[in-house]
The RNA shown here (SAM riboswitch aptamer (S box leader)) has 96 nucleotides.
The sequence was found by an Rfam model in a public genome assembly.
């Protein structure tokens, strides 16, 4: 990095190291942030795969831990708020 497929509005700290940026790219928009952002780590949370005494558990692989995948972009409907689809992405889980 390609391909299929499920799922993407619920959920999760008033903890430590850290020190200026973050909310995927691009682009406009809005937000978070010295009351401390990005990263670790610990701690929670969730049940995709694995696994057990199994319509439950939560040991074990990932994931996930602000706002709807933050919001639009591209089509549909509509007088618009809006709705619904797509495309892109995120993540598990299979292929080649």
């Nucleotide at each position: 990095a390609c391909c299929u497929u499920a799922u993407c509005a619920a959920g999760a700290g008033c903890g430590g190291c850290g020190g200026a940026g973050g909310a995927a790219a691009c682009a406009g928009g809005u937000c978070c942030u010295g009351u401390g952002a990005a990263g670790c780590c610990c701690g929670g949370c969730a049940a995709c795969c694995u696994g057990a005494u199994a319509u439950u558990c939560a040991a074990g692989g990932u994931g996930c831990u602000a706002a709807a995948u933050c919001c639009u972009g591209c089509g549909g409907u509509g007088u618009a708020u809006a709705c619904c689809g797509a495309a892109a992405g995120a993540u598990g889980a299979g292929g080649a």